A computed fold for a 474-nucleotide part of an RNA from Blastococcus sp., annotated as small-subunit ribosomal RNA, 3' major domain. Lineage of the source: Bacteria > Bacillati > Geodermatophilales > Geodermatophilaceae > Blastococcus. The RNAcentral record of the full RNA draws on ENA and SILVA. Its mean pLDDT, the model's own confidence on a scale to 100, is 81.
[in-house]
Context: one part of a larger RNA
RNA sequence: UGCCGGGGGCCCCCCCAAGCGGCGGAGCAUGUUGUUUAAUUGGAUGCAACGGGAAGACCCUUACAUAGGCUUGACAUUCACGGAAAUCCUCCAGAGAUGGUGGGUCUUUAAGGGCCGUGCACAGGUGGUGCAUGGUUGUUGUCAGCUCGUGUCGUGAGAUGUUGGGUUAAGUCCCGCAACGAGCGCAACCCUCGUUCCAUGUUGCCAGCACGUAAUGGUGGGGACUCAUGGGAGACUGCCGGGGUCAACUCGGAGGAAGGUGGGGAAGACGUCAAAUCAUCAUGCCCCUUAUGUUUAGGGGGCAAACAUGGUACAAUGGCCGGUACAAAGGGCUGCGAUACCGCGAGGUGGAGCGAAUCCCAAAAAGCCGGUUUCAGUUCGGAUUGGGGUUUGCAACUCGACCCCAUGAAGUUGGAGUCGCUAGUAAUUGCAGAUCAGCAACGGUGCGGGGAAAAAGUUUCCGGGCCUUUUUCC
Repeated sequence: UGCCGGGGGCCCCCCCAAGCGGCGGAGCAUGUUGUUUAAUUGGAUGCAACGGGAAGACCCUUACAUAGGCUUGACAUUCACGGAAAUCCUCCAGAGAUGGUGGGUCUUUAAGGGCCGUGCACAGGUGGUGCAUGGUUGUUGUCAGCUCGUGUCGUGAGAUGUUGGGUUAAGUCCCGCAACGAGCGCAACCCUCGUUCCAUGUUGCCAGCACGUAAUGGUGGGGACUCAUGGGAGACUGCCGGGGUCAACUCGGAGGAAGGUGGGGAAGACGUCAAAUCAUCAUGCCCCUUAUGUUUAGGGGGCAAACAUGGUACAAUGGCCGGUACAAAGGGCUGCGAUACCGCGAGGUGGAGCGAAUCCCAAAAAGCCGGUUUCAGUUCGGAUUGGGGUUUGCAACUCGACCCCAUGAAGUUGGAGUCGCUAGUAAUUGCAGAUCAGCAACGGUGCGGGGAAAAAGUUUCCGGGCCUUUUUCC
């Protein structure tokens, strides 16, 4: 100088308090440990591992194990020599990889291009080391800090500045001061949502004027409106009042679509954890080289138990049946697939339209209206199991999803404890995309619908920042 203290002071944060909803009990899904196994590939392990890498393990993926093959190799480049084409079709052996028989063919200037064989260099490795590394990432933490130049003080390590009085979300700003300045951070500049104006109107819109239909912006037309795409304006404590060192600022008010950072995002200082990753990639060194490389077949989802994260419930603010209303954001040509017909249904037949503000996915759901149910392990709940099907795919046995009929388990609100959330938020309700042939999605990422309660405090607990102090340590 720091660190630490069950020392002190000040301040902040869904930290607590005040509320709302969960988790912990049930069955199910997923991940992990453990155990089992020929193998159940490997890594991640307090917060900051455990629905995380994985935006999708039947083959492939695949790294693992078993068995069968290959050895200049599945892949790349160079050189030398030799050869005929290779791809393709047929047949045979084989689990297949592969091997063999027969057939039929190359090309422009023939030095060659493409292909095969032999040989030399070499390839290859998801093998090891993240404690040799780059790059990337997590966390502290969107916390307000971390430093430098010159000067001054100190023998020096260092101090000062950065402390103090106020203030702020903020080392934000003001005042003071042996300091004066500056940099990285803060804030702003960027994107998006909210108001308005201007321009432009197709595939979007339809007020007024016509036409037409069973009906529909369907048609002529129009640019008013909605909306879309660009470009401006707008918010700055600017105005008024109180407080204040009449400084920063703070409290209240007006006007305003919006008010004191308007909401959200992107953006993460110096450093910390020898944090994570050699399995994204790159890479030093070490190791393997008829194998730790490469290829093929069929396996790898096992289950006594424990933990984590979810989704479904335990019901009447509900369940079921019928009718009916209103979104946003996305995706679509190896694709989305309408009207129609068949099937109880998953789906099938068929193929209008659309590379899409035009057509399709597409039905939004909770909601509203009517009916039924009357407190039960039930018309709650849906696990499990039996049977029958549909679809994707070469192939659903291990091990896909979905549908129908039957079956109808636990569960009556959950111990100690513990988590999230401050407003269009929580809770609730559906929709869409990515990955993807299909799907373990109840995950994750977005989107809208309707939509609360409670606090306005800092006593205490956790965490963090600043100042100060004793002791120990360096």